[in-house]
RNA sequence: UGGUGUAGCUCAGUUGGUAGAGCGCCGGUUUUGUACUCCGGGGGUCGCGGGUUCGAAUCCUGUCGCC
Numbered sequence: 001u002g003g004u005g006u007a008g009c010u011c012a013g014u015u016g017g018u019a020g021a022g023c024g025c026c027g028g029u030u031u032u033g034u035a036c037u038c039c040g041g042g043g044g045u046c047g048c049g050g051g052u053u054c055g056a057a058u059c060c061u062g063u064c065g066c067c
Base pairs, nucleotide, nucleotide: 002067003066004065005064008023009022010021011020017054025041026040027039028038047063048062049061050060051059
């Protein structure tokens, strides 16, 4: 100097407009039982602070971790 930080994990989030997917987890269905299939559900102050804006994961700025 550059990149990166979003759910337990891996990651999306297209000119700022109520935060999502897959896997995993929990419950149900199914099975003699387990797994698989199918249905449903919980879970995130978007690393932290401040600013701009009616409105910020997104723009500006400081700072911290990692590469």